Predicted 3D model of a 505-nucleotide part of an RNA (large-subunit ribosomal RNA, domain I) from a Planctomycetota bacterium. Taxonomically the source falls in Planctomycetota (Bacteria, Pseudomonadati). It was read from a public genome assembly.
[in-house]
Context: one part of a larger RNA
RNA sequence: AGCGCAUGGGGGAUGCCUAGGCGUCGAGAGGCGAUGAAGGACGUGGUAGGCUGCGAUAAGCCUCGGGGAGCUGUCAAACGAGCUGUGAUCCGGGGAUCUCCGAAUCGGGAAACCGGGCGUCACCGGGCAACCGGCUGGCGUCACCGGCGGGUGAAUGCAUAGCCCGUCAGGGGCCAACCCAGGGAACUGAAACAUCUCAGUACCUGGAGGAAAGGAAAUCAACCGAGACUCCGUGAGUAGUGGCGAGCGAAAGCGGAUAGCAGCUAGCUUGACGAACCGUCUGGAAAGGCGGGCCGAAGAAGGUGACAGCCCUGUCGGUGAAAAUGCAAUCCUCUUUCCAGUGGUUCCUGAGUACCGCGGGGCACGUGGAACCCUGCGGGAAUCCACCGGGACCAUCCGGUAAGGCUAAAUACUCGCUUGCGACCGAUAGUGAACUAGUACCGUGAGGGAAAGGUGAAAAGAACCCCUGCGAGGGGAGUGAAAUAGUACCUGAAACCGCACGCCU
Numbered sequence: 001a002g003c004g005c006a007u008g009g010g011g012g013a014u015g016c017c018u019a020g021g022c023g024u025c026g027a028g029a030g031g032c033g034a035u036g037a038a039g040g041a042c043g044u045g046g047u048a049g050g051c052u053g054c055g056a057u058a059a060g061c062c063u064c065g066g067g068g069a070g071c072u073g074u075c076a077a078a079c080g081a082g083c084u085g086u087g088a089u090c091c092g093g094g095g096a097u098c099u100c101c102g103a104a105u106c107g108g109g110a111a112a113c114c115g116g117g118c119g120u121c122a123c124c125g126g127g128c129a130a131c132c133g134g135c136u137g138g139c140g141u142c143a144c145c146g147g148c149g150g151g152u153g154a155a156u157g158c159a160u161a162g163c164c165c166g167u168c169a170g171g172g173g174c175c176a177a178c179c180c181a182g183g184g185a186a187c188u189g190a191a192a193c194a195u196c197u198c199a200g201u202a203c204c205u206g207g208a209g210g211a212a213a214g215g216a217a218a219u220c221a222a223c224c225g226a227g228a229c230u231c232c233g234u235g236a237g238u239a240g241u242g243g244c245g246a247g248c249g250a251a252a253g254c255g256g257a258u259a260g261c262a263g264c265u266a267g268c269u270u271g272a273c274g275a276a277c278c279g280u281c282u283g284g285a286a287a288g289g290c291g292g293g294c295c296g297a298a299g300a301a302g303g304u305g306a307c308a309g310c311c312c313u314g315u316c317g318g319u320g321a322a323a324a325u326g327c328a329a330u331c332c333u334c335u336u337u338c339c340a341g342u343g344g345u346u347c348c349u350g351a352g353u354a355c356c357g358c359g360g361g362g363c364a365c366g367u368g369g370a371a372c373c374c375u376g377c378g379g380g381a382a383u384c385c386a387c388c389g390g391g392a393c394c395a396u397c398c399g400g401u402a403a404g405g406c407u408a409a410a411u412a413c414u415c416g417c418u419u420g421c422g423a424c425c426g427a428u429a430g431u432g433a434a435c436u437a438g439u440a441c442c443g444u445g446a447g448g449g450a451a452a453g454g455u456g457a458a459a460a461g462a463a464c465c466c467c468u469g470c471g472a473g474g475g476g477a478g479u480g481a482a483a484u485a486g487u488a489c490c491u492g493a494a495a496c497c498g499c500a501c502g503c504c505u
Base pairs, nucleotide, nucleotide: 002503003502004501007498008497009496015490016454017453020425021424022422023421024420026419027418028417029414030413031174032173039101040100041099042055043054044053046079049075050074051073061095062094063093064092065091066090070083071082072081106115107114108113116142117141118140119139120138121137122136123134124133125132126131144171145170146168147167148166149165150164151163152162178209179207180206181205182204183203189196193243219226220225230257231256232255233254234253240248241247273317277292278291279290280289281288293310294309295299301313302312303311355379356378357377358376359375360374361373362372365391386401387400388399389398390397441448442447461489464476465475466474467473
């Protein structure tokens, strides 16, 4: 040196744990904003910083309700000074305050800054006073567009445009998905590729609502009938369509969802009530063992020094509001609207529309025999003896009334949302983020983007002594069940590095 055994260091795997995540169902809610939003900047505490809260009245002010002994948020303890049964802290409703930026709106601007006009108040100066002025400060107000009302008023007589004044809780911006409309790819597939496909998808723009859209037949059907629209199932991968390639892909019909008002009940927010246990043994500790009881519309769950129906919070059950929000019967008053039949007349029944031609688009349908819908260009009807449709077209028959508009529900979705549940994760997992995380840090910027959880039942977090440099660190002592549980703290694997002993050369 090597090997073995033993024992340390190092490191932080593993096990156990969960404060955080993930998914999903139902219900609620589906909005906020010029009365200034979302989101920020800067402030705000007796005490430096972060987070939370709040706004110069600044972890707060007033009021109403709840509640009943402590409290002055938190990381994060302490000090200091206080508050509280004359009801604090805390929870909920309403109100007040609410700097600066931001749609940001008086003007400007490199967001959180700078500079103004008008009115008014304070103050200052002048003046006997009315009042005037101002280097200053406080408060209010002054954007644009649109609607409404008004004034003035061209070319051009009227009128209009324009210009100006007033007024409006009109608009503006934000927001996860869902929805509607306008615009609209490419990779890809076709084993190449141009028609075609991907796809009216992604994406962009505009707009709206809690849903949106659609919608009360100029619809289907087939000679029988049905009866707005929407959504689900089926019809059906059918009929079709298609370089008849790849692919695309209906409809009718049938089955289902879907619909007025009120009451009762249930549910929702905050808060309160809410049954039943003792002894003994082991142990640091009892909820464990043993013995004997009790409750149960409550043996869900969590906590408490180990495994608790009866210790605590709860659970079952029932209770439950001054205010706010929402819904609304009944009654009264006012207003508005509706209604049959017969006869006559032949007035009306949505026009640059229907429809036709040309060019396109949409329909499962690529121009096809191509109906039907939309329309850029041109042309251009009829009015009930009318007109449109029934997949070229014509006739008959059947169905239906276009060229104005509205309409709940069944349907879609879930953002800082709320709640329940889970053969979901358990700290390299689960969100990127269990922790001062979209933080630190990186980047000019758009943007990128971490790591990091665990002492103990309880800090009881080691008084005091010793070594030493008034250290660091350690040794005693003490605490604790345990200190190889000592804040570098549960367990403590491996790599790697030591020390002792044995064997061996």